c-di-GMP-I riboswitch aptamer, 85 nucleotides, folded computationally. Its Rfam family is "c-di-GMP-I riboswitch aptamer". From the family's description: GEMM was predicted in a large-scale screen for bacterial structured RNA regulatory elements.
RNA sequence: ACAUGACAAAGGCAAACCGUCCGAAAGGGCGGGACGCAAAGCCAGGGGGCUAAGGCGCGAGCGCUAAGCCGGCCCGGCUGCCACG
Numbered sequence: 001a002c003a004u005g006a007c008a009a010a011g012g013c014a015a016a017c018c019g020u021c022c023g024a025a026a027g028g029g030c031g032g033g034a035c036g037c038a039a040a041g042c043c044a045g046g047g048g049g050c051u052a053a054g055g056c057g058c059g060a061g062c063g064c065u066a067a068g069c070c071g072g073c074c075c076g077g078c079u080g081c082c083a084c085g
Stems, first nucleotide, its partner, number of pairs: 002085001004083002012037002017032006035072001041078003045075003048070003054065005
């Protein structure tokens, strides 16, 4: 430097759910809590998914739409601990 994650150590993150706050919603922050995670660290660049406030349309309560969101859906980019080859 590159590949890999079988054994192990030091430590790290934290799903569901609950409380509270923000948000139109999806969802997110904080606290509790652990299903899991070797990048479950960072980046919405590509794909995919969620929502539809605003906008547009109409047969008027539905349809379409991201400039909102998901990095714990996949790919890609950047960085990193330990072990092992």